[in-house]
Context: one part of a larger RNA
RNA sequence: CUCUCUCUAAGAAACUUGAUAAAAUAGCCCUAUAACUUUGGGAGAAGGGAUGCCUCCUCACAAAGAGGGUCAUAGUGACUAGGCUUGGGCAACUAUUUACCAAAAACACAGGUCUCCACAAAGUCGUAAGACCAUGUAUGGCGGCUGACGCUUGGCCAGUGCUGGAAGGUUAAGGAAGUUGGUGACCUGAUGAUAAGGGAGCUGGUGACCGAAGCCUUAGAGAAUGGCGGCCGUAACUAUAACGGUCCUAAGGUAGCAAAAUUCCUUGUCAGGUAAGUUUCGACCCACACGAAAGGUAUAAUGAUCUGGGCACUGUCUCGGAGAGAGGCUCG
Numbered sequence: 001c002u003c004u005c006u007c008u009a010a011g012a013a014a015c016u017u018g019a020u021a022a023a024a025u026a027g028c029c030c031u032a033u034a035a036c037u038u039u040g041g042g043a044g045a046a047g048g049g050a051u052g053c054c055u056c057c058u059c060a061c062a063a064a065g066a067g068g069g070u071c072a073u074a075g076u077g078a079c080u081a082g083g084c085u086u087g088g089g090c091a092a093c094u095a096u097u098u099a100c101c102a103a104a105a106a107c108a109c110a111g112g113u114c115u116c117c118a119c120a121a122a123g124u125c126g127u128a129a130g131a132c133c134a135u136g137u138a139u140g141g142c143g144g145c146u147g148a149c150g151c152u153u154g155g156c157c158a159g160u161g162c163u164g165g166a167a168g169g170u171u172a173a174g175g176a177a178g179u180u181g182g183u184g185a186c187c188u189g190a191u192g193a194u195a196a197g198g199g200a201g202c203u204g205g206u207g208a209c210c211g212a213a214g215c216c217u218u219a220g221a222g223a224a225u226g227g228c229g230g231c232c233g234u235a236a237c238u239a240u241a242a243c244g245g246u247c248c249u250a251a252g253g254u255a256g257c258a259a260a261a262u263u264c265c266u267u268g269u270c271a272g273g274u275a276a277g278u279u280u281c282g283a284c285c286c287a288c289a290c291g292a293a294a295g296g297u298a299u300a301a302u303g304a305u306c307u308g309g310g311c312a313c314u315g316u317c318u319c320g321g322a323g324a325g326a327g328g329c330u331c332g
Base pairs, nucleotide, nucleotide: 001327002326003325004324005323006322007321008320010318011317014316027051029049030048031047036041038148052070053069054068055067057065058064071075083311084310085309086308087307088306089305090303091302096106111146112145113144114143116141117140123132124131125130150297151296152295154228156226159225160224162220163219164218165217168216169215170214174210175209178206179205180204181203182202183201186198187197188196229247230246231245232244233243256290268284269283270282272280
């Protein structure tokens, strides 16, 4: 010096990103327990008391030790054995997760809601046979989103997707009246032979017309994907604009909340807490760029969650020091 421990005057978080670590609390009994609340809780809240008493001996006031007695709803001297409280964010909760850097605000959840599915179901696996769903049958099953409970969930169907409708337009393969080539058995007719004309069949081109879904079209639907404006003027100080005008749009963000896990400017401004507060809490609203099931907002309980304050407590620190053990180091 390193590690594991013990003690440390006075102060007490001044340390530090941060009370990380350590200290403190602790069992049982009695008492007493607030706000809030979903009336179950909160709660072991917090706080206070007791954990022996009496007598006698040794003796030195005491401490300590020995003997005896007494009480009982409960005698923690070792070991064992909650620190508490008060705000705020997030997630309702118990649960789950990155075996080996993340336990969380992530996942799940009960609850809510939407679409699909009538059973040889939808959905899924498989080329298929077949299987799961399910020896189930809409109070069922698959899937999507949200995430207890409470109060709520606004406008927009123009775009995209979905569903329905059928009048019209467009429209494939295929069919096809017709039309037009190639080839051509055979027939007529002349010749020694070739020509010319007709022509079944086979095979191409083109094709009026018929022809489904789809698309165009039309309507619906937002707890589908999504989106939810600008400029100018105006009130007996100023400022502001309930009000008016105008342009654009499918419609222009409603309730609620807001410098927020979201605010760039920003340490916004005011107020509280401190002697002093970029954090924190309460407001304001000028929301760069909140907002209503990618939910909004409140919320008791819960949390090895994140964050602010306080009490207790302490070598975290002022600021170090002393000691024990083990190692390192030296010698053997």

Predicted 3D model of a 332-nucleotide part of an RNA (large-subunit ribosomal RNA, domain IV) from Gossypium schwendimanii. Rfam family: Bacterial large subunit ribosomal RNA. Gene Ontology terms of the family: structural constituent of ribosome and ribosome. Model confidence (mean pLDDT): 83 of 100.